[in-house]
Molecule: c-di-AMP riboswitch aptamer (ydaO/yuaA leader)
Organism: Fimbriimonas sp.
This record gives sequence, structure tokens and C1' cells, in this order.
RNA sequence: GUGUAGCCAGCGCCGAGUUCCGCCUUUCAAAAAGCGGGAACGGGGGACCCAUAACUUGGGGUGAAUUCUUGGGAAACCGAGGAAGGGACGCUCUUGGCCCUAACCCGUCAGCUAACCCCGUAGGCGAACGAGAGAUGUAGA
Repeated sequence: GUGUAGCCAGCGCCGAGUUCCGCCUUUCAAAAAGCGGGAACGGGGGACCCAUAACUUGGGGUGAAUUCUUGGGAAACCGAGGAAGGGACGCUCUUGGCCCUAACCCGUCAGCUAACCCCGUAGGCGAACGAGAGAUGUAGA
């Protein structure tokens, strides 16, 4: 000097997954954990009206995470190509290249859906992509 890995602090990203109050325990006091309640964000069920054809070839939900062609394979799955969907550091659009397209749940059952009812507030990751146009906000003069 370079590369890899770990720890601490700060900054940020995917995602709904944040915040406030009270009680209890401990303590000199406090914080954390635990319990309860509220706000905010997110999801499901659920009328009239409207919509709807088949429900064992089961059907459905969260989520961007679907689908088509093709090669191998008994299948699961793996490879190649296309369409579609999603992500990147304040917001929107265009554009170039880069990356992702999982996982889980309900249990024969659910279209939309006012009132109403129910549920979640996790987990994981990073040295961070450029260009153009537009809008908005903050601070200072």
C1' cells in the first nucleotide's frame, strides 16, 4: 500500500413494520426487558347495487417476486432466450448501464363491498449508480 473478515460509533437502503403514554420489576435515580392503552402506517374478512360462470384439474391470501418458448431430466429442478413486475441514498419524469423476480400462510372456504369485526408493527442488508429536465422544502442575505 492492497485484499478479506470481525467489533464499535455514525450515516443510509429494502420493507407496512414507527411513535407516544401508563403500570410493574430493579435501582440512589434512570434505562432496558415485561404488561396494558392510544396515534400512525399496513393487511384480511364483511351488505344493497354491480359483477361472475364452474368450485379435486380444488380454491384463496401476504409479497415486486409472474408468465411464455426452448435444451437436459421420471419428476423436483438446472441452463438459455423473451415478455411483464420491482430496487438503488430527499420527490417526480425521461434515459444509459447494473441488480432482484423469493419465501410463507389459510385449509375445501372468501368477487366488489358501507356499517362492523379481526390481524401485523418483523426480518435482512450497504460504501453506496451516472446524465438531463421539472417541482417542492429548509437555512442565510